Predicted 3D model of a 361-nucleotide RNA (Bacterial RNase P class A) from an Actinomycetota bacterium.

């Protein structure tokens, strides 16, 4: 210099002028003025996890249903956040992982293949014992008759090592043995199993062992773990308002409730029509698992300690117009109870740190 890659900020500033919302303080002819302060995001979006915090349920068990799933730490919790471990990608730096069990059980792997998980013999290879031969040729022994051999063929058996099939074929390659072959037996490697040895763990290293026990669980399914329901239109207070009918029940656990169901617990009121009244005021509504800077602790996330700061709260629903100027000429894009996470989207600048590749001292 350039490359990749992880982190982290900014994403319109300033001045002047008219216009909005909230809080305080001042004046007021009570109509409203006038003053300081403040006033959309880094994702405020997705509604995808978890809570705070309300009410309901004598708020408990169990079955069902669901979620999660490697160790270890962190946090209120999380399918979140950090270290690691193992696997897969990459030259690396990094980056992703539905990561607990296949020997508890069920079921899948089409087609092709002789088979597809305790299978399996299609083509081969070897073969006792029978049968053919120019009792031929060649070899070998011979008592010179012939025997063994040799070649077909038929066959009791034997083999999975060699060829097909397949995505995969009951470990790999290599040797040695055998009638011909197999972990049969040896080296070596991969997988299992014990033992040692380092580690809090996951798992790694090494001995020894006997020879092998396919893949799927994001198929059911075991196993560990954890789970009430609803949800600021939750909840409380006020105003306003007219009530009639009817049906089932009322302590004999009955009608109804407590998620789907059972046990078991509460338990007097429930349910339907037909009319009236209000769409309204007030709080809930923002001081927090809260920001920020320092010093300690931890490899980190984070935690402790000490100073400081308050930074929207609207409801027909607030941020804007002009004018000048500076510049990175401006992207995704606006709270509606509140917060941790996680995805997603995003012009343009800015800093940090590593990884590689060139080149100069």
């Nucleotide at each position: 210099u350039u490359u990749g890659c992880a982190g982290g900020c900014c994403g319109g500033g300033u001045g002047a002028u008219c216009g909005c919302g909230g809080a305080c303080c001042g004046u007021u002819u009570c109509g409203a003025c006038g003053g300081u302060c403040c006033g959309a995001g880094g994702a405020a979006a997705g509604u995808c996890c978890g809570g705070a915090c309300a009410c309901c349920g004598a708020a408990g068990g169990g079955c069902a249903g669901g979620a999660c799933g490697c160790u270890g730490g962190g946090g209120a919790a999380a399918u979140c956040c950090c270290a690691g471990g193992c696997g897969g990608c990459g030259a690396a730096a990094g980056c992703c992982g539905a990561c607990g069990g296949a020997a508890a059980g069920u079921g899948g792997c089409a087609c092709a293949g002789a088979a597809a998980g305790g299978a399996g013999a299609c083509c081969g290879c070897c073969g006792g014992c029978g049968g053919c031969g120019a009792a031929a040729a060649a070899c070998u022994c011979u008592c010179c008759g012939g025997a063994g051999a040799c070649g077909c063929c038929g066959a009791a058996g034997g083999u999975a090592a060699g060829g097909g099939u397949g995505a995969a074929a009951c470990g790999g390659u290599g040797g040695g043995g055998u009638a011909a072959g197999a972990g049969c037996c040896c080296a070596c490697c991969a997988g299992c199993g014990u033992c040692g040895u380092g580690g809090c763990g996951a798992c790694a290293c090494g001995a020894c062992g006997g020879c092998u026990a396919g893949c799927u669980a994001a198929a059911c399914c075991c196993c560990g773990u954890c789970c009430g329901g609803u949800g600021c239109a939750a909840g409380g207070c006020g105003a306003a308002c007219a009530g009639g009918c009817u049906c089932c029940g009322c302590u004999c656990g009955u009608a109804g409730g407590c998620u789907g169901c059972c046990c078991g617990c509460c338990g007097a009121g429930g349910a339907g029509c037909c009319g009236g009244g209000u769409g309204c005021g007030c709080u809930g509504c923002u001081g927090g698992a809260g920001c920020c800077g320092c010093c300690g602790g931890g490899a980190a996330a984070c935690c402790g300690g000490u100073g400081g700061c308050c930074u929207a709260g609207a409801u027909g629903g607030a941020u804007g117009g002009u004018c000048a100027u500076c510049c990175u000429c401006g992207a995704c894009a606006a709270a509606a109870u509140c917060c941790g996470g996680c995805u997603u989207a995003c012009a343009g600048g800015c800093c940090u740190g590593c990884u590689a590749a060139g080149g100069a001292a």
Its Rfam family is "Bacterial RNase P class A". Rfam classes the family as a ribozyme.
The sequence was found by an Rfam model in a public genome assembly.
The model forms 96% of the base pairs in the Rfam consensus.